A computed fold for a 113-nucleotide RNA from Bacillaceae bacterium UBA7792, annotated as SAM riboswitch aptamer (S box leader).
The source organism's lineage runs through Bacteria, Bacillota, Bacilli, Caryophanales and Bacillaceae.
It matches the Rfam family "SAM riboswitch aptamer (S box leader)". From the family's description: The SAM riboswitch is found upstream of a number of genes which code for proteins involved in methionine or cysteine biosynthesis in Gram-positive bacteria.
C1' cells in the first nucleotide's frame, strides 16, 4: 500500500509541557494567545485475546455477563456539514431548497496478500 469483514447520532479533564495551528481532502462552517498541534499525566470505551456462564452434533461456533496491570483504539461540533445517486415533498419552472434511501471517501478493529 492492495483486498476482505464489522463499527462509526452513546462516552472521555477548567492537569503539565509547549508555542501556532488544528477540524483526512475541496467547498462550506468552526475551535485555537480565555491559548492549537505534539508530548507527558489523566480519562473514555469491551473490536482482538482473556475469564466465567448458557446452548450446542460437546468440537467448531453462537448468546450473555466480567474485567482496562494482555494487543490496538479513542477523548468539540454524527466521520462537523455537504461532496455522487435515485426516490418523495414545496416553490419555481433549462432551478433551488428541505428529507429519506443506497452508494463513494475517510477513521478504527480483525483477518488475508
Nucleotide at each position: 500500500c492492495u483486498c476482505u469483514u464489522a463499527u462509526c447520532c452513546a462516552g472521555a479533564g477548567a492537569g503539565g509541557u509547549g508555542g501556532a495551528g488544528g477540524g483526512a481532502u475541496g467547498u462550506g462552517c468552526c475551535c485555537g494567545a480565555u491559548g492549537a498541534a505534539g508530548c507527558c499525566c489523566g480519562g473514555c470505551a469491551a473490536c482482538c485475546g482473556u475469564c466465567a456462564g448458557u446452548g450446542g452434533u460437546c468440537g467448531a461456533c453462537a448468546c450473555u455477563g466480567a474485567a482496562a496491570u494482555g494487543g490496538u483504539g479513542c477523548c468539540a461540533a454524527u466521520u462537523c456539514a455537504c461532496a455522487c445517486a435515485a426516490a418523495g415533498c414545496a416553490a419555481a419552472u433549462a432551478u433551488u431548497g428541505c428529507u429519506u434511501u443506497g452508494g463513494c471517501a475517510g477513521a478504527u478493529g480483525a483477518g488475508a496478500g